Small-subunit ribosomal RNA, 3' major domain from an uncultured bacterium, 470 nucleotides, folded computationally.
The coordinates come from a structure-prediction model, not an experiment, and the mean pLDDT is 85.
Context: one part of a larger RNA
RNA sequence: UGACGGGGGCCCGCACAAGCGGUGGAGCAUGUGGUUUAAUUCGACGCAACGCGAAGAACCUUACCUGGGCUUGACAUGCUAGUGGUAAGAACCCGAAAGGGGGAUGACCCGUAGCAAUACGGGAGCUAGCACAGGUGCUGCAUGGCUGUCGUCCGCUCGUGCCGUGAGGUGUUGGGUUAACUCCCGCAACGAGCGCAACCCCUAUCCUCUGUUGCCUGAUGAGGGCUCUCUGAGGAAACUGCCAACGACAAGUUGGAGGAAGGUGGGGAUGACGUCAAGUCAUCAUGGCCCUUAUGUCCAGGGCUACACACGUGCUACAAUGGCUACUACAGAGGGGCGCAAGACCGUGAGGUGGAGCAAAUCCCUAAAGGUAGUCUCAGUUGGGAUCGAAGUCUGCAACUCGACUUCGUGAACGUGGAAUCGCUAGUAAUCGCGGAUCAGCAUUGCCGCGGUGAAUACGUUCCCGGGCC
Numbered sequence: 001u002g003a004c005g006g007g008g009g010c011c012c013g014c015a016c017a018a019g020c021g022g023u024g025g026a027g028c029a030u031g032u033g034g035u036u037u038a039a040u041u042c043g044a045c046g047c048a049a050c051g052c053g054a055a056g057a058a059c060c061u062u063a064c065c066u067g068g069g070c071u072u073g074a075c076a077u078g079c080u081a082g083u084g085g086u087a088a089g090a091a092c093c094c095g096a097a098a099g100g101g102g103g104a105u106g107a108c109c110c111g112u113a114g115c116a117a118u119a120c121g122g123g124a125g126c127u128a129g130c131a132c133a134g135g136u137g138c139u140g141c142a143u144g145g146c147u148g149u150c151g152u153c154c155g156c157u158c159g160u161g162c163c164g165u166g167a168g169g170u171g172u173u174g175g176g177u178u179a180a181c182u183c184c185c186g187c188a189a190c191g192a193g194c195g196c197a198a199c200c201c202c203u204a205u206c207c208u209c210u211g212u213u214g215c216c217u218g219a220u221g222a223g224g225g226c227u228c229u230c231u232g233a234g235g236a237a238a239c240u241g242c243c244a245a246c247g248a249c250a251a252g253u254u255g256g257a258g259g260a261a262g263g264u265g266g267g268g269a270u271g272a273c274g275u276c277a278a279g280u281c282a283u284c285a286u287g288g289c290c291c292u293u294a295u296g297u298c299c300a301g302g303g304c305u306a307c308a309c310a311c312g313u314g315c316u317a318c319a320a321u322g323g324c325u326a327c328u329a330c331a332g333a334g335g336g337g338c339g340c341a342a343g344a345c346c347g348u349g350a351g352g353u354g355g356a357g358c359a360a361a362u363c364c365c366u367a368a369a370g371g372u373a374g375u376c377u378c379a380g381u382u383g384g385g386a387u388c389g390a391a392g393u394c395u396g397c398a399a400c401u402c403g404a405c406u407u408c409g410u411g412a413a414c415g416u417g418g419a420a421u422c423g424c425u426a427g428u429a430a431u432c433g434c435g436g437a438u439c440a441g442c443a444u445u446g447c448c449g450c451g452g453u454g455a456a457u458a459c460g461u462u463c464c465c466g467g468g469c470c
Stems, first nucleotide, its partner, number of pairs: 008470006015461002019424005026316008034307002042053002064302007073132001077131007088105001092101003108123006134291002137289003143285002145280003148276001150274001155194006161170003174185003200268004205236005211230001214226004239262001242256005318417001322376007335364002339358002344353003383414001388409007430453007
């Protein structure tokens, strides 16, 4: 000077408390450990690994295993030599394929000469040889870059001056105040920088402009219109500006007015100096080391999907605030050309046939919870849907290992969950559906978004956890 203390003071945070809903029990999905295996590729391990890299493992991916092949190589550049029946290459044969054999046929580009056929030279390609390629092999404790984390916490520093022999201190401490080293006052300090805040985006109100595909009139279309909704450009508006009280006449705090909005209006983006030799050599780049007829490379099949078990994260439930049946209402945000696909017809259905419309405010395009009516009557049930049998649909060379979905049948555990533990303070929790990326298809119950319905509680800071200042 820091760090630490079951030292003290002050202060924050869903940290506790007050509430609401979960996890931990069940079944399944998914990740991990362990075990197994020829292989179950690799990485990640308290918070900050474990629905993580992976926004898609049937083949491919793929890095792993078994087997079959290749050796200047699947890929790059250069050198030397050879090579027009040269490169390429149909039928056919062997093979799981890769590949091997086979050879019908049979070129290209540039220059020169020539009317042309063509000839010569060079190139490309091929063959042989050499330099070299190649490595998801090792080291993240050799590194760059990128990232997590404390933490969107309010801190971290510098110049000059002053103090101290010096390490250093001061400033940055103190009195108030703030979400904030935010501001005010004081002060051997005076200033400044990186952070805070603001400037950026979305959202809440209004105005102007814009007017089709939107909106209005209308049962619909046509026609008409642009007031409203909306689209998307510009502007206004919020600043403790006004009033009162408190306060050191300050900063500011509390209440009020007006206002769509009030004291950072709500949300996002934005992450200081640094910490953890944190993570990543498997995104990429890269030093060193290692392999070089193999640790490279091509292919087929298998594996990454195993299963006495253990843990994490989720989904579905255990029912009547419910299940089922019929009718009926209201979104937002996205995606669409090897695409999205309406009406119609076929099928119980997944789906099929067909293809109007749409490169989209036009078409695809019906939300569900909700409402109305009926039924079930507390039961392992008309709750719950696992598991299994049969028959199918779709994608795709191909669904056995190992896809999703449909129909019929089957109908398991489960009656609200021990110790413990998690999230959340408002359009939030809870609950309900919709969309997208990846993608042929799909393990998607994940992730990222979108809207619908819409609560309870916060006395307070003694205690637990993390953090800030003295």